[in-house]
Molecule: FMN riboswitch aptamer (RFN element)
Formats: sequence, structure tokens, C1' cells
RNA sequence: GUGAAUCUUCAGGGCAGGGUGCAAAUCCCGAUCGGCGGUAAAGUCCGCAAGCCGAAAGGCGGACCCGGUGCGACUCCGGGACCGACAGUAAGCGCGCUUCGAGCGCGCGAGUCUGGAUGAAAGAAGACGCAA
Repeated sequence: GUGAAUCUUCAGGGCAGGGUGCAAAUCCCGAUCGGCGGUAAAGUCCGCAAGCCGAAAGGCGGACCCGGUGCGACUCCGGGACCGACAGUAAGCGCGCUUCGAGCGCGCGAGUCUGGAUGAAAGAAGACGCAA
């Protein structure tokens, strides 16, 4: 320097304080977080992973603008925004049923809580091999 094969390790963060309430880290105010590769340094560009659907092939899959600097920035600096899988839990809301009762059933309802997960994985590093 390189990679046909093998192995090892690593690989996600986050509601302080307050309001209402019997009850809320779920509602309201407010606070707070940002995986991997690419590229002028990126949660919001391009690609990927996680997640969901599928027997498989494969498919689905969130969000940014303005100004400044610069050869170059949707990435930096200043300002103001926005987004966040699935299942569970619920004050409240909606729908239906009802013997009309303080009853019953169903649905919606968390980026940050609990769970699948002591998992998986984009990938990162190393061992090892090969070449010089």
C1' cells in the first nucleotide's frame, strides 16, 4: 500500500422547572437530544442503517429558510424555523351501545418513559494474509 478469505472489538442521545388533574416524564408552558458513509465540518443535501410490509425479489420510510465569509458551504458564522419507527401506558378528546346510572365497548393520544433489545445493524478500528 492492498483485500479473495477468516477472526476480534466497538458501534444513539434526550423533558430540569412549572401549570391542570385522583392520576400525566404522555396534555399545556418550558426544557432538551441528534446513528453511519459522501461532500467545505450536515438530524433537515445525496446515499445508508434502524423500523414497517413481503415467502422471496423487492417495496415503504420525517424535516430549512434568510443574511455573512469564502474559489467552493441547504454543512461554517449570525438569525429564525422544522422533524422524529413499532408495541405499551393516559388526564383528555371522539364514536358507538345502554337498563339513561357515578355504566359498558371501541378509536386517537410520548423524539425524551417502559418493551422487543444482554438483539440487530449502516459502519469504524484491529488481527491476519498478500505485495513492495